């Protein structure tokens, strides 16, 4: 050099976070690279950092270094979109007053606005009508007897003359019941084109003087400052996405280099 058997060694790896550290399980990126138990209110270790126990491959394309690339992840800045909250100074946006300008309509020398006087709508008090109501006059009608008058009959007193007391009936009345609501009082009002006095007076409707030509209403525009909203605005923060820089960490793959025993020919 070749062959045969064997050991080291291997049989995934990173990453964040946890943890004094280290490795695991879990959770995520690469990948396909064994099995069993143990394990996140964790398990098991000690800088040589999983622990136990079994299997397979095994000196190399498969184990070790180093180097190149770079999927991916951390952390940090910035710019963007999202997302909360706050503001509304200013920007937007609507509404109101108030001026001014324009069209349009009604009014207006049969007299506009402006003043300026009276009435009336309102408010109180008195009245006066109505209206409901209480009592009361008028009329009716009403008492077997405990109201009145008159008392037939019959009763009683007396010798007679003449008297007494009195039922029925008749006539009037008295509580009461009816009737009329015509008059007279009592109380009352969410009553009234009513009178009288007195009060308020922003508005409204009417009537008279002054005056001598515009007013009033809608509609559109323009100005001041008011006043309401919060999106296209402003500000601050972020469990967020995104794109760029920068910082670590770093699979895959590639390129180098390096690395046992034995036995035998």
């Nucleotide at each position: 050099u070749c062959g045969u058997g064997c050991u080291a060694g291997g049989c995934g790896g990173g990453g964040a976070a946890c943890u004094a550290g280290c490795g695991g399980u879990g959770c995520c990126c690469u990948g396909u690279a064994u099995c069993c138990g143990c394990a996140a209110u964790c398990c098991g270790c000690u800088a040589c950092a999983g622990c136990g126990g079994a299997g397979c491959u095994g000196a190399a394309c498969u184990c070790c270094c180093g180097g190149u690339c770079g999927a991916g992840g951390u952390c940090c800045g910035c710019a963007c979109c999202g997302u909360u909250c706050g503001c509304c100074c200013a920007c937007c946006a609507c509404c109101a007053c108030c001026g001014c300008g324009u069209c349009c309509g009604a009014c207006g020398u049969u007299g506009a606005g402006a003043g300026u006087c009276g009435g009336g709508u309102c408010c109180c008090g008195c009245g006066c009508a109505g209206c409901g109501u209480u009592g009361g006059u008028c009329c009716g009608u009403g008492a077997a007897u405990c109201c009145c008058g008159u008392c037939a009959g019959g009763u009683c007193c007396g010798g007679a003359a003449g008297g007494a007391a009195g039922c029925a009936g008749c006539g009037g009345u008295a509580a009461g019941c009816g009737a009329u609501c015509c008059c007279c009082u009592u109380c009352g009002g969410g009553u009234g084109c009513c009178g009288c006095g007195g009060g308020a007076c922003a508005a409204c409707c009417u009537g008279g003087c002054u005056g001598g030509a515009g007013c009033c209403g809608g509609g559109c525009g323009c100005g001041u400052g008011g006043g309401u909203g919060a999106g296209u605005g402003c500000g601050a923060g972020c469990a967020g996405g995104u794109g760029c820089g920068g910082u670590u960490c770093g699979a895959c793959a590639c390129c180098g280099g390096g690395u046992g025993c034995a036995c035998g020919a």